The part of an RNA shown here (large-subunit ribosomal RNA, domain VI) has 255 nucleotides and comes from a Patescibacteria group bacterium. Its mean pLDDT, the model's own confidence on a scale to 100, is 83. Rfam family: Bacterial large subunit ribosomal RNA. Lineage of the source: Bacteria > Bacteria candidate phyla.
Context: one part of a larger RNA
RNA sequence: CGUUGAAUUUUGAAAGGGCUCUUCCCUAGUACGAGAGGACCGGGAAGGACGAACCUCUAGUGUACCAGUUGUUCCACCAGGAGCACCGCUGGGUAGCUAUGUUCGGUUUUGAUAAGCGCUGAAAGCAUCUAAGCGCGAAGCUGUCCUUAAGAUUAGAAUUCAUUAUUAGGCCGGUCGGAGACUACGACCUUGAUAGGCUCUACGUGUAAGUUCCGUAAGGAAUUCAGCGGAGGAGUACUAAUUGGCCAAGUAACC
Numbered sequence: 001c002g003u004u005g006a007a008u009u010u011u012g013a014a015a016g017g018g019c020u021c022u023u024c025c026c027u028a029g030u031a032c033g034a035g036a037g038g039a040c041c042g043g044g045a046a047g048g049a050c051g052a053a054c055c056u057c058u059a060g061u062g063u064a065c066c067a068g069u070u071g072u073u074c075c076a077c078c079a080g081g082a083g084c085a086c087c088g089c090u091g092g093g094u095a096g097c098u099a100u101g102u103u104c105g106g107u108u109u110u111g112a113u114a115a116g117c118g119c120u121g122a123a124a125g126c127a128u129c130u131a132a133g134c135g136c137g138a139a140g141c142u143g144u145c146c147u148u149a150a151g152a153u154u155a156g157a158a159u160u161c162a163u164u165a166u167u168a169g170g171c172c173g174g175u176c177g178g179a180g181a182c183u184a185c186g187a188c189c190u191u192g193a194u195a196g197g198c199u200c201u202a203c204g205u206g207u208a209a210g211u212u213c214c215g216u217a218a219g220g221a222a223u224u225c226a227g228c229g230g231a232g233g234a235g236u237a238c239u240a241a242u243u244g245g246c247c248a249a250g251u252a253a254c255c
Base pairs, nucleotide, nucleotide: 001151005161006160007159008158009157010156014148015147016146017145020048021047022046023045024044025043026042032037050105051104052103053102054101058099059098060097061096065092066091067090068089069088070085071084072083073082074081075080109143111141116136117135118134119133169247170246171245172244173189174188175187176186177185194240195239196238197236198235199234200233201232203229204228205227210223211222212221213220214219
């Protein structure tokens, strides 16, 4: 820009993906075979690789979380802290993101076929799957399955709303994230829980500071499952989403 107003829900032309491999058990030590060995068909169970989604478990990461600790500088000193040293180092770790983790998937089946196997059947009184005609037949092809999908210009369909103006609706603007390079997408904008703050809490760390007691002291114990805390959950308008603006069905000819 088109689809000649808009919103929501859709059909599916077409395109892409996938449709994998192994082992074991039963049938059955059966058919077959002198024996050794050892099935087709059919049924069942595990597993590998691959793929998708997810984070309950397991395991990582987690540089504005917690604790321990070394050196040094500073806060006058003690105590308690802060800065720097790879995040100083070490031990843990929420959310998120991950795999090594969890769950799931390749099922069923249609049609037309290949090689091949056939029926009927002449040319050619026979024979012949083929010349006319009719079947079966593969992990392959086409559908079935999953995803995208009406720019499918053949631009589709259904429902609802709007009709000349304070219109239906959309955009701008703002607070944001299950989204994200930007854009887009999605939530919300006071008729409000969208983000921050605050309160409570899950969870993490592991028992703060101060004081008291014990010990000459290093240190230990009690107060104390404490103190502190990013992303999770719930609540609460305290702060910020103010006031608002723009677009929106055209043009030409004829009557």